The prediction has a mean pLDDT of 76. A computed fold for a 418-nucleotide RNA from an Acidobacteriaceae bacterium, annotated as Bacterial RNase P class A. Taxonomically the source falls in Acidobacteriaceae (Bacteria, Pseudomonadati, Acidobacteriota, Terriglobia). The sequence was found by an Rfam model in a public genome assembly. It matches the Rfam family "Bacterial RNase P class A". The family's RNA type in Rfam is ribozyme.
Formats: sequence, C1' cells, structure tokens
RNA sequence: CAGGCAGGCUGGACGGCCGCUGGCGGGGGCGACUCCGCUGGAGGAAAGUCCGGACUCCAGAGGGCAGUGUGCCGGAUAACGUCCGGGACCUGAGCGUAAAGGCUCAGGGACGGCAAGUGCCACAGAGAAGAUACCGCCCUGGUUUCGAAAGGGAUUGGGGUAAGGGUGAAAAGGUGCGGUAAGAGCGCACCGCUCCGGCGGUAACGACGGAGGCAUGGUAAACCCCACACGGAGCAAGACCAAAUAGGGAACGAGACGGGCAGCAAUGUCCGCACGCGCCGGCCCGGCGCGUCAACCCCGGAGGGGCAUCCGGUAACGGAUGGAAGUUUCGGGUAGGUCGCUGGAGCGACCGCAGCAAUGCGGCGCCAAGAGGAAUGGCCGUCCUCGACAGAAUCCGGCUUACAGGCCUGCCUGCGAA
Repeated sequence: CAGGCAGGCUGGACGGCCGCUGGCGGGGGCGACUCCGCUGGAGGAAAGUCCGGACUCCAGAGGGCAGUGUGCCGGAUAACGUCCGGGACCUGAGCGUAAAGGCUCAGGGACGGCAAGUGCCACAGAGAAGAUACCGCCCUGGUUUCGAAAGGGAUUGGGGUAAGGGUGAAAAGGUGCGGUAAGAGCGCACCGCUCCGGCGGUAACGACGGAGGCAUGGUAAACCCCACACGGAGCAAGACCAAAUAGGGAACGAGACGGGCAGCAAUGUCCGCACGCGCCGGCCCGGCGCGUCAACCCCGGAGGGGCAUCCGGUAACGGAUGGAAGUUUCGGGUAGGUCGCUGGAGCGACCGCAGCAAUGCGGCGCCAAGAGGAAUGGCCGUCCUCGACAGAAUCCGGCUUACAGGCCUGCCUGCGAA
C1' cells in the first nucleotide's frame, strides 16, 4: 500500500414556499370552531415481540407433586437467557519436539452430571461395550508334493496374538526402547489418565509431589439425576366523570278510602266521603240514578287454564310471589370525555473519583413527539462523496434480524522498501 475479518461511531447539508399535528400566548365567535404569532414533532434499529423489569388489575394460609426455564467461576445490574473479567476445552496459524506433551497469537460456544440408573450408537464392518480373529503374524498336528538331506510349497485341523491391514463418526491410552514364537502396560522412560496430599488462587482451576499399569468408548438440544428460579393477565392493563335509547330497583300512581251491622272467614250489606257515566234544572253548581270490575296474561261470571321469577326436591311435583299506562328518582354499563401518558432505573464523544472492565458515585448542563384510527409530508433552489434499511402507539434494560456510503481502532494475509 492492497484485500479480508471483527468492533465502535455516523446514517446527506443549507435556504425558501405550501401543508399536517402537540403545547403556549393573543384575537374573533352564543357555540361548534376559526385566525395570528412563537415553539416541539421518529430510529439505530421505532422492526421481530425472543428474554428481563417498572406499572396496573385479578388470585393467593403454608408446604409438596407435576410442569417450564436456567446451568464453568467471579463480578456488574432494578432484573435478565444480557454485559464485563477470568478458567477449562475445541479450531486455525506460528514456534518448539524424533513424535507427542508444550509455548505464543487469533477465533468459537446452552461449558453441571454418562464414575447414579435406563436407553440408543444407522450404513459399513469379524467385532459398537466389560466385545471381537475377516486378512495378516506366530506356534503346532495331519495329508500331499519338490528335494539325497536340511528345508520349502499347497491344503486342512488345533492354539496364541489387538503390533500391522481393512470397516467406520467412533475399535478398548499415545510415542519410543526393551521383551517375546509372534505379540501385548508384559517391563521401562516420557506424555496422557485416575486417586491422594499439601501449596497458589475469592473461585472455576493451576502447578508440584506421591501412589496406581489404566479401571472410566460416545451420546443428557435422549429419558433422567443434581442445584437454582418461576402465581396469572396485560395500557384493548386500569381509574374517574357520564348522555340518548333499551333494560333493572324504589316511590307515586286505576276506591289497594273510613265506619256500622251480619258471618269463623272469603265476603255480603248499609252509611259517609271521593271518582266516573247518564238524566233533570240555562253553565259554575245543585239534585237524582247507575257504577267503582280487573290488578302478569286469557275467558262475561262462577271458576279454571297458562306464563315469569324465587324457594324446596334427583325427578314427579309442591309452596310463595306478580301494581298496567304514566310521572319522579336511584344504581350499573355503553357512546363520549378526562386521567394513566411520558421529567424518566431519563439524556450528554462533558468533568472528577473508584474499578483491568462491565459499571458505580459525585458535579455541571439539557428537556428532546405524546398523538389517539392515528400528525411527523410535499414542491423548488444551491452544494457534495448523490444518500441504505426503515415509521413511535405505556415506559425502560437487553438480544436478534435489516442496512448504501463515510470515519476510527484492532487483527490476519499478500506485495514492496529500509
């Protein structure tokens, strides 16, 4: 210098005109509303709605089972499955080694337990878990053949062997030396592993020493075991004010008036008052006569039938209740309105302190949409590197996904120069 990867920041600028919308101030109008001025008006993801909280309502003695989630260690935080730091493991590159082990750098992630139990491990392969002899290697018996013999070849039986080949994602520690008929932790050295011990570290874990020839294949995003966490619904949460219409409760409301007599009573009858109708007197008014039934619905009456609600009963059924129209009034809910609603776990490439960091504390400065079927737009001019993904709906912390171009930092690779 070029290319790539990762992370962080940014996400056209300025001006004019016309609109839309929140707030404030002023004017007009009885009011609905309208006019003028000032001022605010999308994002880093406003998205997916995947986690965690705030807030609100509902439920709730306590505990357990079931279910769901999380899962190395420490820290941060209101909380988290997030973030920061560390550890172990894996991958890649470089160095180192005979080869490993090892060292350095970069990257990765559901990283408790398979040494509690159970299950599964396709295809291939002889054998897939306390296993296996297919080829090979070694020992040995038989038959046959070559050979004078020693010995060799072919074929077959028995036995040994996990070194070598082959299969597989994976084959029962690795490398080397010894050893052996051939082999083998059979023996030894180094490495790995298990157990024990003290040491360092808050811890995960590390390094060291000792003991053991090695037990314990893989798989828990298989059941399961262990530890921890978890009540439900969500701003259409929820609170307040409150029309018309319909429906509900209450009061008034059609003689559900008073009194005498008779009757056990339902009731009958008479009187008074009231009301309605008719007649008479010319109206008010007065007089006379008749009526005052029904009471959820039906039938003229007697009486009967039906309906609704409530209570009892498994049911059959039984019991009780039922005040029209209208007027007034009460309460609930709906429309509508107000609040919740944006000054908050708030924002700041600011300063200081603590910390490796995430972050915390203090100071300084700032107020930055809050609508409500939903505003945040359009046109023109100038400039530049010619502009991506994308639109708030209670709020906040994360994660994930989308994204043209620009800036910065780190790492890797290549080339060039010193």